This is a predicted structure of a 72-nucleotide RNA (transfer RNA) from a Candidatus Woesearchaeota archaeon.
[in-house]
RNA sequence: GCUCCCGUGGCUUAGUGGUAUAGCGUUGCAUUGGUAAUGCAGAGGUCCCGAGUUCAAAUCUCGGCGGGGGCU
Numbered sequence: 001g002c003u004c005c006c007g008u009g010g011c012u013u014a015g016u017g018g019u020a021u022a023g024c025g026u027u028g029c030a031u032u033g034g035u036a037a038u039g040c041a042g043a044g045g046u047c048c049c050g051a052g053u054u055c056a057a058a059u060c061u062c063g064g065c066g067g068g069g070g071c072u
């Protein structure tokens, strides 16, 4: 230099055009002599940034930034 993949709560992730998911973690409550485990409820995400297409974009297109793989 060329090329491909990825970027979504604290962490790991689902979602390929119409209300943004789950697990772990976290907070409260129940349970216990106390803890752990378990059960119930809650908080937490302007979906990396900008522009375009569309009635509508996490999703499609273009550019940028960051991470990873391959080629030279």
Stems, first nucleotide, its partner, number of pairs: 001071007010024003018055001026042005048064005

Rfam family: tRNA. From the family's description: Transfer RNA (tRNA) molecules are approximately 80 nucleotides in length.